This is a predicted structure of a 354-nucleotide part of an RNA (small-subunit ribosomal RNA, central domain) from Methanosarcinales archaeon Met12. The full RNA is in RNAcentral, with records from ENA and SILVA. Its mean pLDDT, the model's own confidence on a scale to 100, is 87. Rfam family: Archaeal small subunit ribosomal RNA. The family is grouped with related families in Rfam's "SSU clan".

Context: one part of a larger RNA
RNA sequence: UUGGGUCUAAAGGGUCCGUAGCUGGCUUAAUAAGUUCCUUGGGAAAUCUGGCGGCUUAACCGUCAGGCUGCUGAGGAAUACUAUUAGGCUCGAGACCGGGAGAGGCUAGAGGUACUUCAGGGGUAGGAGUGAAAUCCCGUAAUCCUUGAGAGACCACCAGUGGCGAAGGCGUCUAGCUAGAACGGGUCUGACAGUGAGGGACGAAAGCUAGGGUCGCGAACCGGAUUAGAUACCCGGGUAGUCCUAGCCGUAAACGAUGCGAGCUAUGUGUCAGUUUCACUGCGAGUGAAAUUGGUGCCGUAGAGAAGUCGUGAAGCUCGCCACCUGGGAAGUACGGCCGCAAGGCUGAAACUU
Numbered sequence: 001u002u003g004g005g006u007c008u009a010a011a012g013g014g015u016c017c018g019u020a021g022c023u024g025g026c027u028u029a030a031u032a033a034g035u036u037c038c039u040u041g042g043g044a045a046a047u048c049u050g051g052c053g054g055c056u057u058a059a060c061c062g063u064c065a066g067g068c069u070g071c072u073g074a075g076g077a078a079u080a081c082u083a084u085u086a087g088g089c090u091c092g093a094g095a096c097c098g099g100g101a102g103a104g105g106c107u108a109g110a111g112g113u114a115c116u117u118c119a120g121g122g123g124u125a126g127g128a129g130u131g132a133a134a135u136c137c138c139g140u141a142a143u144c145c146u147u148g149a150g151a152g153a154c155c156a157c158c159a160g161u162g163g164c165g166a167a168g169g170c171g172u173c174u175a176g177c178u179a180g181a182a183c184g185g186g187u188c189u190g191a192c193a194g195u196g197a198g199g200g201a202c203g204a205a206a207g208c209u210a211g212g213g214u215c216g217c218g219a220a221c222c223g224g225a226u227u228a229g230a231u232a233c234c235c236g237g238g239u240a241g242u243c244c245u246a247g248c249c250g251u252a253a254a255c256g257a258u259g260c261g262a263g264c265u266a267u268g269u270g271u272c273a274g275u276u277u278c279a280c281u282g283c284g285a286g287u288g289a290a291a292u293u294g295g296u297g298c299c300g301u302a303g304a305g306a307a308g309u310c311g312u313g314a315a316g317c318u319c320g321c322c323a324c325c326u327g328g329g330a331a332g333u334a335c336g337g338c339c340g341c342a343a344g345g346c347u348g349a350a351a352c353u354u
Stems, first nucleotide, its partner, number of pairs: 003326004007308002012322001014202004021195003025089007033082002035078008048066007092192001093189003096185003104178007111155002116150007126137002163170002207248006216242002221237004259321006268298013303310002327354003336347004
C1' cells in the first nucleotide's frame, strides 16, 4: 500500500534472447467499439439538503421538492483522440553494398623464455632458508658452470583510465570456420518497433562424476620455528585441486554497488575506430590540422542531490515496459514445493524479541 522510492541509507533480476501482456512513427478514407453531447426509462425505503408542519423548544417525527458517483437499458447526433478495416509514405527498425578496426568465439598446427627432471662433461664442500634459526638437501658427489634430451604449465617486453564481447570474460604466432559493432552509400522492404510476467540459452572461481595428465604452485595434512598457547602469520615438504576431454553445478563485492529503449538540455580537453576537406611529402596502408559520426576517459554550466558527488555514456527534464523495497534481529533460517549425484540452489515465513 490509489503514496514514496531503488549509486553509497531497505531496494536494479549475473547477462542476453524471446511468448503472453502493456506501449507504439507520418498520412488518407470508411466504421462508430471506447470517448463527448442530447432525449427517454431504471437507479426501493431509510439516510442527505431546502421549505412547511407536529410534540412547550430541541433532539425526534410527518409532508413536499431536490439530490443520490466516472452506475445502467434504449434511441439519436458528433468524429479530434484511441481502436478496427482498407490503402499510401520514409525519418524508426531491418536488409544490401563498400573499404577499414579489434586479446570477440571455436578448431588445428607452429613457436618462445623460464622452472623442473634425466643423461654426459667440469668441479669440491657446503647448499638452502630466516628477524634469528631449525626441520630439509649433500661424499651413493649436492649447490655452481656447461652440452643435450624429456615433460607439463604459461605466454615477459609490446601493454595504453588502449581494444573486443550481452554479461561471465578475452593477450605468443599462423591457417581454417564463425559472430557482432562502428563508419560511408541511400539501392531494397515499408512500422516489420520498444519492453518483457512465465520460459529458454549463456554464465568467474570453487565444488562434483568418468577418463587422462601432473612442471610449478598448492587447501587438507606432516615436520621446523615463533609464542603463555599458535589448530596461524615465517620456513621445509606435500595430497586434492589448478591443466585436457565429456557431462553436472548455477552461485560471487556476477560492481558502474547505477535495468532496458527513446527524445530534449552549455562548453572545454585527451584517446580509439571510420568518413570528409586542407596543407606538407621521403610519395606509402606516410605526417599534421580542421570538421563530423560512433566508442572510451577527465574537467565542468544549468539542473539535481542529505551530502559525497552526478552532470549529452546523468544520479538533469520527460515518455514506455519490466524487476525490486517498506525498521533491526530471529533469517535468506524453518516448513512445503521444484531442481541437483552430492555439496547445495531457487522460492521463502512465523512465534518470539527489540